[in-house]
Context: one part of a larger RNA
RNA sequence: UGACGGGCACCCGCACAAGCGGUGGAGCAUGUGGUUUAAUUCGAAGCAACGCGAAGAACCUUACCAGGGCUUGACAUAUACCGGAAUAAUCAAGAGAUUGGUUAGUCCUUCGGGACUGGUAUACAGGUGGUGCAUGGUUGUCGUCAGCUCGUGUCGUGAGAUGUUGGGUUAAGUCCCGCAACGAGCGCAACCCCUAUCGUUAGUUGCCAGCAUGUAAAGAUGGGAACUCUAGCGAGACUGCCGGUGAUAAAUCGGAGGAAGGUGGGGACGACGUCAAAUCAUCAUGCCCUUUAUGUCCUGGGCUACACACGUACUACAAUGGCUGUAACAGAGGGAAGCGAACCCGCGAGGAGGAGCAAAACCCAAAAAAGCAUCCCUAGUUCGGAUUGUAGGCUGCAACCCGCCUACAUGAAGCUGGAAUUGCUAGUAAUCACGGGUCAGCAUACCGUGGUGAAUACGUUCCCGGGCCUUGUACA
Numbered sequence: 001u002g003a004c005g006g007g008c009a010c011c012c013g014c015a016c017a018a019g020c021g022g023u024g025g026a027g028c029a030u031g032u033g034g035u036u037u038a039a040u041u042c043g044a045a046g047c048a049a050c051g052c053g054a055a056g057a058a059c060c061u062u063a064c065c066a067g068g069g070c071u072u073g074a075c076a077u078a079u080a081c082c083g084g085a086a087u088a089a090u091c092a093a094g095a096g097a098u099u100g101g102u103u104a105g106u107c108c109u110u111c112g113g114g115a116c117u118g119g120u121a122u123a124c125a126g127g128u129g130g131u132g133c134a135u136g137g138u139u140g141u142c143g144u145c146a147g148c149u150c151g152u153g154u155c156g157u158g159a160g161a162u163g164u165u166g167g168g169u170u171a172a173g174u175c176c177c178g179c180a181a182c183g184a185g186c187g188c189a190a191c192c193c194c195u196a197u198c199g200u201u202a203g204u205u206g207c208c209a210g211c212a213u214g215u216a217a218a219g220a221u222g223g224g225a226a227c228u229c230u231a232g233c234g235a236g237a238c239u240g241c242c243g244g245u246g247a248u249a250a251a252u253c254g255g256a257g258g259a260a261g262g263u264g265g266g267g268a269c270g271a272c273g274u275c276a277a278a279u280c281a282u283c284a285u286g287c288c289c290u291u292u293a294u295g296u297c298c299u300g301g302g303c304u305a306c307a308c309a310c311g312u313a314c315u316a317c318a319a320u321g322g323c324u325g326u327a328a329c330a331g332a333g334g335g336a337a338g339c340g341a342a343c344c345c346g347c348g349a350g351g352a353g354g355a356g357c358a359a360a361a362c363c364c365a366a367a368a369a370a371g372c373a374u375c376c377c378u379a380g381u382u383c384g385g386a387u388u389g390u391a392g393g394c395u396g397c398a399a400c401c402c403g404c405c406u407a408c409a410u411g412a413a414g415c416u417g418g419a420a421u422u423g424c425u426a427g428u429a430a431u432c433a434c435g436g437g438u439c440a441g442c443a444u445a446c447c448g449u450g451g452u453g454a455a456u457a458c459g460u461u462c463c464c465g466g467g468c469c470u471u472g473u474a475c476a
Stems, first nucleotide, its partner, number of pairs: 001476002003473003007470001010467004015460002019424005026315002029312005034306002042053002064301007073124001077123008087104007107114002126290002129288003135284002137279003140275001142273001147186006153162003166177003192267004197235007207224002211222003238261001241255005317417001321376002324373003333364003338357002344351002383414001388409007430452007
């Protein structure tokens, strides 16, 4: 000087407390461990691994296993020699890779050759093989915590100290005052994006107040530019104003005006560093290993196994409910090998159809809610939907291993969950549906979107994590 203390003082955080909803019990989905296996490819491991890499394993993917093949190779560059344009179609054998035929085709040219391609030879290719403790790059984490440093000066023999401590204050090393310090840098904040109000410009594909036309209804039509909206440019919030407190400061408390008030609400943005943290399987890369195999092609299997254990979700256990019918209301997105309307067929998944739309134009396209009506009457039930059977639909060469969906039948556990543990402070929690990416198909996951919409916070004694000052020293 740090680090540590079941030392001290101060402060903060959904850290506790106050509340609301969960997990832990059930079924199922998914990941992991374990076990099994020819293989169940590999990585991730307290917080910070475990719906993680994977934004989607039937084949492919695929790295694993079994079997069948190849060896200058599936892929790149170059040289030499020999042959053929390339390419397309087709037949046979085979699980296919592949092998053997047949047919069509006969390129450009300065006539040297060239492009493409087959074979042979040689340099070499290849490796999701090892090492993340050889590395780059990228990422997590403490933590959006308020810290981390430097120059000059001064003090100290020196390691170092000072500044950065102190008194206030702040979300903040934020600002003020003081001070052997004076300044500066990386962080904080601001500048950027979205959102909340208004003005202005513009008015189609969006809008319809007033005026006409028109209808069963309808911005459907003429028209309009007000309103909504769209998207450009501006305004607006700065403790600016008033009062109290304060040291006449910084600031803080209350108030006014205002759409918004003290960082308005979100996002992006992550200092010096820590964990030899993660990644050699995104990529790049040193070294090592491999080279008729640890490379490469193919068929089939596996990654989907199943006594069990754990994590994360979903669905429930019901009446604030379930079922049936009936005139509601979004936002943000996506669409051409696409979205696919009306009408028709089917109980339905879906089929048929092919209008319109590269989309403010057409399509995908709401649910909970609310009101009314009706049934259920507290039951393992008209709760719950697992499991299983049968019949179908869709995608796709192909749904046996191993997809999703529909109808009928079947109707398991489960009556609110022990110890323990978790999220959340407002348009939040809870709850309801919608969209997107991935994607042929497959979503309870992920990323977004809107609808409905709470309770509670006395406070900082305690638990956890963090910041700062000070003190002690088993430690460096």

The part of an RNA shown here (small-subunit ribosomal RNA, 3' major domain) has 476 nucleotides and comes from an uncultured bacterium.
The RNAcentral record of the full RNA draws on Greengenes.